[in-house]
RNA sequence: CGAGACGGCCGGAUGGCCGCGCGUCGAGCGGGGCAACCCGAUCGGCGUGAGGAAAGUCCGAGCUCCCCAGCGCAGGGUAGUGGGUAACACCCAUCCGCCGCGAGGCGAGGACCAGCGCCACAGUGACGAUGCCGCUUGCGGGCUCUGCCCGCGAACGGAGUGAAACGAGGCAAGCUCUACCCGGAGCAAGGCCAAAUAGGAGGGCGGCUCCCGGUUCGCCGGGAAUACGUGCGCUGCACAGCCCUCGGGUCGGCCGCAUGAGCCGUCGGGCAACCGACGGCCCUAGAUGGAUGGCCAUCGCCGCACCGCUUCGGCGGGGCGGCACAGAACUCGGCUUACAGGCCGCCUCGCUGA
RNA sequence: CGGGGCGUGGCGCAGUUUGGUAGCGCGCAUCGUUCGGGACGAUGAGGUCGGAGGUUCAAAUCCUCUCGCCCCGACCA
Numbered sequence: 001c002g003a004g005a006c007g008g009c010c011g012g013a014u015g016g017c018c019g020c021g022c023g024u025c026g027a028g029c030g031g032g033g034c035a036a037c038c039c040g041a042u043c044g045g046c047g048u049g050a051g052g053a054a055a056g057u058c059c060g061a062g063c064u065c066c067c068c069a070g071c072g073c074a075g076g077g078u079a080g081u082g083g084g085u086a087a088c089a090c091c092c093a094u095c096c097g098c099c100g101c102g103a104g105g106c107g108a109g110g111a112c113c114a115g116c117g118c119c120a121c122a123g124u125g126a127c128g129a130u131g132c133c134g135c136u137u138g139c140g141g142g143c144u145c146u147g148c149c150c151g152c153g154a155a156c157g158g159a160g161u162g163a164a165a166c167g168a169g170g171c172a173a174g175c176u177c178u179a180c181c182c183g184g185a186g187c188a189a190g191g192c193c194a195a196a197u198a199g200g201a202g203g204g205c206g207g208c209u210c211c212c213g214g215u216u217c218g219c220c221g222g223g224a225a226u227a228c229g230u231g232c233g234c235u236g237c238a239c240a241g242c243c244c245u246c247g248g249g250u251c252g253g254c255c256g257c258a259u260g261a262g263c264c265g266u267c268g269g270g271c272a273a274c275c276g277a278c279g280g281c282c283c284u285a286g287a288u289g290g291a292u293g294g295c296c297a298u299c300g301c302c303g304c305a306c307c308g309c310u311u312c313g314g315c316g317g318g319g320c321g322g323c324a325c326a327g328a329a330c331u332c333g334g335c336u337u338a339c340a341g342g343c344c345g346c347c348u349c350g351c352u353g354a
Numbered sequence: 355c356g357g358g359g360c361g362u363g364g365c366g367c368a369g370u371u372u373g374g375u376a377g378c379g380c381g382c383a384u385c386g387u388u389c390g391g392g393a394c395g396a397u398g399a400g401g402u403c404g405g406a407g408g409u410u411c412a413a414a415u416c417c418u419c420u421c422g423c424c425c426c427g428a429c430c431a
Base pairs, nucleotide, nucleotide: 001350002349003348004347006345007344008343009342010341012299013298014297015296016295017294018293020049021048022047023046024045025044026043027042029040030039031038032037051325055336056335058334059333060332061331062330063186064185065184066183067236069235070234071233072232073231075182076181077180078179079178080094081093082092083091084090095109096107097106098105099104110177111176115175116174117171118170119169127167132158133157134156136154137153138152139151140150141149142148143147190255191254192253193252200246201245202244203243204242205241209224210223211222212221213220214219229237248430249429250428262281263280264279265278266277267276268275269274300323301322302321303320304319306317307316308315309314355427356426357425358424359423360422361421364380365379366378367377374411382398383397384396385395386394404420405419406418407417408416
């Protein structure tokens, strides 16, 4: 210098004008209230306002409800070994296999001596079996008889087909078995307030039932049975209603909801992922038809053609075009996917120079 | 925002459960039949299964990622 491998980071900056959401302060206006005060829209000031993936919703959790009370079944998931973590299909280390000259990369990598299933085509044969060639040999027969030939058989070896060839065959991202894990639904969860109605109609399931005792004949007590109760069954508990279709009404407000398994630094432990102690934090969107935007100027970066200079390596100038992928919606930890351009660290291979 | 389903010739679909030569109907092309057309008959073309990767000897089918389309879900009583 060229070609690569791995890890980390950034992903436009500044200013002006106009505009939007939220918070807060103030002004006047409207409404409510005896009042303190509260609510609403408008205007003005100040503060604040997307991401590394906010995405896909693929895993794992928090949180909420369902009577998750117990057992079983069904269903789903994971898979060398060890560790990390709240947990995981994530991360780290390591063994093995494959790929690469290498730095490195990839791997759903338990079990076909439990059972079932499949193994197209080719091939004798796909688990049922034995075709071809060679060597040795047994029996029988023939002949030109120290041997050769034919037929049947045994053992060994080989060729060929195929992914796999008789061997404890191959296939479990086939059923299945083994070990371990998982209850279901999801913030449109769920809670509170307010408003409104035909507080409706049809159908289905169940109770209103049965037994015993008492009775003032209204019922009362006990037992059995029982729909529904977030996959199904049984047991327990609890209870008198539950489900479907059609019709009707509202489509308003508040909470959940913004500080958390948080971030940074130092020290210590550990190969590492990570953990612990101490200190610091200027951490701070919260919409609900859904804000976070638009225009201009300068600078930065990239590309294109042009002009000038040139020691031919480049340098300078103005012009035009471009600056990605994409946007919160309960919140976290991961994975995956998309992404113009750029920076840093470390390592490998090749060529060349000292 | 959450949940579920589909993608196979030009169109509508089967095949995916249990992996083994991609099929059916309509349409299209050519020929026959007819005076001509339709109908009918015969023959034929046209798809590597939305895309990419993996498992496997072998993938439309099994697994993962991704793209596109469709459907359902508010509350009260």
Molecule: RNase P RNA; transfer RNA
Organism: Candidatus Limnocylindrales bacterium